[in-house]
Order: sequence, then C1' cells, then structure tokens
RNA sequence: AACAGAGUAGACCGAUGUGCGUUAAGUGCUGUGGAGACGGGGAGUUGCUCCAUGGACGAAAAGAAGAUUCUUGCGGUUCAUCGGUCGCAUCCCGCUGUC
Repeated sequence: AACAGAGUAGACCGAUGUGCGUUAAGUGCUGUGGAGACGGGGAGUUGCUCCAUGGACGAAAAGAAGAUUCUUGCGGUUCAUCGGUCGCAUCCCGCUGUC
C1' cells in the first nucleotide's frame, strides 16, 4: 500500500412481567417550533430519536360484584428484563488480521 474484519448509540421482532386506555388517551401519518444522540478521534445530513403544539384518520367489548372494583377480552397501547435480527447515512483518521 492492498484486501478482509471487529466494535457503539440505536431500530425492529418474540417471550415474560407490569402499567395505561376502552367516558379513546396511546400507537401509526402529518405541519410548525425546540432539543439531543450518532463505532476509539474529528466532521456530520435532506436521515434518526425525544419534547411542546396544531391537523387529518380512527376502535371491542362482555361478565361478576355493587357504586368502583374484579375477571376475561380488546388496543399497529407504556415501561422493564431476557432472547434474536439488523446496525457507525456519509467522509477522513485510527484498531485487528493477512504480516
């Protein structure tokens, strides 16, 4: 020098537990404003995440008890743990192997 490889945040899926809603919040889509994170180092988006606020769309209840609880459901529902899959947008440098 060349070729190959490792590693993060995070995303998604499943299981278990847990909470919330079922008087419709949440999830998903979207406008605006703000913030944050993005392999060991530097840069960093038209990508990602979160927060606030607006818009469109939109639902599954049943039984028991007896006066606000319980049970079984339901919701592209919250969070936690475990397992699995994917995984630096991109650029430069570095690390490991061939050596």
This is a predicted structure of a 99-nucleotide RNA (THF (Tetrahydrofolate) riboswitch aptamer).
The coordinates come from a structure-prediction model, not an experiment, and the mean pLDDT is 77.